[in-house]
Context: one part of a larger RNA
């Protein structure tokens, strides 16, 4: 554009699309069957592999600068530090991904059938699952699980917000309910789009506090000839984690958009 006003939730589902996979092991049982060898059906149950989805508590990666540690060299009066050298090079490590970890799915179930198997039964005085009438019967089909989904031009459905008070019909401004431009941002993202807010405000930096992590900072003391060692100190620092708090920014404005609806 459409869906016969204009809008904001909520939803129905014609239709589609994915899944439907499998070993072995015990019990029923050494039981039906068989002369032994050997060995079940039906029904229950454990446990795998293989595919898939979701997660990060566990168990581990990653985590380019969060801590520490150390080596070489420049700055540096000494001390502390900073700069390069693959993040210099070791050792740990938050959040987010992530899998080798963890959960969980393939189902039951119901429908009407295939091969097949019957029940009743004639034509055909018997006999026949069929010809009239009836019962079972498979991972296959139709539902049943996930998932999209009314451009399903058949365009649906519910509920509430905005709108008249007048010749019709076009058109053109400005509004309404609403939406959008913009702007803070996000477990959402290539843009876009989606969601969280935009002072009537915790959205996103900052601050406070707290949790993690690394592991006892510096400075001062005090022992040693020194290297160094204690104490102050489980410190000193801590990214992406929880929180609280308008400091700083979301300022200020602009646009669209029905006037009863063939």
């Nucleotide at each position: 554009c459409g869906u016969a006003g204009g809008g904001u939730a909520u939803u129905u589902g014609a239709g589609a699309a994915g899944g439907g996979c499998u070993g072995u092991c015990c019990c029923u049982a050494g039981u039906a069957c068989g002369a032994u060898a050997g060995g079940a059906c039906c029904g229950g149950g454990a446990u795998g592999g293989g595919c898939a989805a979701a997660c990060c508590g566990c168990u581990a990666g990653u985590g380019u600068u969060c801590c520490a540690g150390u080596u070489g060299u420049u700055c540096u009066c000494c001390a502390a530090g900073a700069g390069c050298a693959a993040c210099g090079c070791u050792g740990g490590g938050u959040a987010g991904c992530u899998a080798a970890g963890u959960u969980u799915g393939g189902a039951a179930g119901a429908g009407a059938u295939a091969a097949c198997c019957g029940c009743u039964g004639a034509a055909a005085g018997c006999a026949u699952c069929u010809a009239a009438g009836u019962g079972g019967g498979a991972a296959a089909c139709u539902c049943g699980c996930u998932u999209c989904a009314a451009g399903a031009u058949g365009a649906g459905a519910u509920a509430c917000c905005c709108c008249c008070a007048u010749u019709a019909a076009c058109u053109u401004g400005a509004u309404a309910a609403g939406a959008u431009u913009c702007c803070u941002c996000g477990a959402a993202g290539a843009c876009u789009a989606c969601g969280a807010g935009g002072u009537u405000g915790a959205u996103a930096g900052g601050c406070u506090g707290g949790g993690u992590g690394u592991g006892u900072a510096a400075g001062c003391a005090u022992g040693g000839u020194a290297a160094c060692g204690u104490g102050u100190u489980c410190a000193g620092c801590u990214a992406a984690c929880c929180a609280g708090u308008a400091c700083u920014a979301a300022u200020a404005a602009a646009u669209c958009g029905a006037a009863u609806g063939u």

Large-subunit ribosomal RNA, domain VI from a bacterium, 262 nucleotides, folded computationally. The coordinates come from a structure-prediction model, not an experiment, and the mean pLDDT is 87.